Annotation:
This is a predicted structure of a 354-nucleotide RNA (Bacterial RNase P class A) from a Salinisphaeraceae bacterium. The coordinates come from a structure-prediction model, not an experiment, and the mean pLDDT is 79. Rfam family: Bacterial RNase P class A. Rfam describes the family as follows. Ribonuclease P (RNase P) is a ubiquitous endoribonuclease, found in archaea, bacteria and eukarya as well as chloroplasts and mitochondria. The family's RNA type in Rfam is ribozyme. RNAcentral holds the sequence, with entries from ENA. A source record names the gene rnpB.

[in-house]
RNA sequence: GGAGUCGGCCACGCAGUCGCGGCGUCUCGUGCAGGCGUCGAGGAAAGUCCGGGCUCCGCAGGGCAAGGUGCCAGGUAACACCUGGGAGGCGCAAGCCUACGGAAAGUGCAACAGAGAGCAGACCGCCCAAGGUUCGCGAUGCGAAUCCGGCAAGGGUGAAAGGGUGCGGCAAGAGCGCACCGCGCCACCGGCAACGGCAGGCGGCACGGCAAACCCCACCUGGAGCAAGACCAAAUAGGAGGGCGACGCGCGGCCCGCGCAGUCCUCGGGUAGGUCGCACGAGGCCGCUGGUGACAGCGGUCCCAGAUGAAUGACUGCGCACGACAGAACCCGGCUUAUCGGCCGACUCCCUGA
Numbered sequence: 001g002g003a004g005u006c007g008g009c010c011a012c013g014c015a016g017u018c019g020c021g022g023c024g025u026c027u028c029g030u031g032c033a034g035g036c037g038u039c040g041a042g043g044a045a046a047g048u049c050c051g052g053g054c055u056c057c058g059c060a061g062g063g064c065a066a067g068g069u070g071c072c073a074g075g076u077a078a079c080a081c082c083u084g085g086g087a088g089g090c091g092c093a094a095g096c097c098u099a100c101g102g103a104a105a106g107u108g109c110a111a112c113a114g115a116g117a118g119c120a121g122a123c124c125g126c127c128c129a130a131g132g133u134u135c136g137c138g139a140u141g142c143g144a145a146u147c148c149g150g151c152a153a154g155g156g157u158g159a160a161a162g163g164g165u166g167c168g169g170c171a172a173g174a175g176c177g178c179a180c181c182g183c184g185c186c187a188c189c190g191g192c193a194a195c196g197g198c199a200g201g202c203g204g205c206a207c208g209g210c211a212a213a214c215c216c217c218a219c220c221u222g223g224a225g226c227a228a229g230a231c232c233a234a235a236u237a238g239g240a241g242g243g244c245g246a247c248g249c250g251c252g253g254c255c256c257g258c259g260c261a262g263u264c265c266u267c268g269g270g271u272a273g274g275u276c277g278c279a280c281g282a283g284g285c286c287g288c289u290g291g292u293g294a295c296a297g298c299g300g301u302c303c304c305a306g307a308u309g310a311a312u313g314a315c316u317g318c319g320c321a322c323g324a325c326a327g328a329a330c331c332c333g334g335c336u337u338a339u340c341g342g343c344c345g346a347c348u349c350c351c352u353g354a
Stems, first nucleotide, its partner, number of pairs: 001350010012319007020040008028031001042325001046336002049334005054225004066221005071085005086100001087098004101216002106214002108210002123155002125151003131147007163181006182205001183203004188197003229276004239267006248260004283302008320323001
């Protein structure tokens, strides 16, 4: 100097004018008034995909079903997130990716090709040792071809064809035997574990693949959501309690009485409207301590949008690197997706100079 990997941060700036929402305060003419002060979108506010808080409803306990998660350990309020580790894969490397439990419980699947795809199989090929046949010959035999057969080395098909190399062996072959490598189980050693190591023992190899196929195993999960939900409360319907001289209706005619109807008051009800939920929180920043780390503890410090027709804007000037994706609506932790550019730190590889 070039190429790259990982982590963190910023998100046009400054000034002026006019507006908008919240809070505090002051003033008056008491109005959703005016003045002043102060605060006013994001790293994703997004998708609503996970997890939790909060609220209401449900719920003795246990089981089934359904859904989810799925190497190990830890972190956390919790998670499908994060951290550290293991295994496998990719990269020269820094580093990155992985739904990564069980296929010797059962069921199932594997297109096309191929002889054969699951207690596999013989198309080409190899072999005639045993039992036969034909032919030739120098003939109790030998040679060639072949039937019944044997084989699974070599070729071929496929994503996948039942360990690899070598020697022995055989008619030809084959873990058929042996050596080494690989594999499985056991023991031992290291590790909390996943797992790793291994001059040990056993086994000729049995146990191919797919579980984001059913399934099995382990663990987790009640439902709905801030239009949740709570409170105040004009009006209206139905309702409850109480009062009422006379009148109406019913108790077969009359009186008392009772009931109904009527009427008034009160309660209650909860529509319009209003208030809360709703902005101090698993909070931000700084430091110390513990931890490899995620994170935790302690101390200090800060207050940081809160609307409900729903604010966060418009214009002007200057500057430059000419400005991306995009805007809260109960809150928080994650994941994913979108994004002009720029800055900082750590590390890797290549080239070159001293």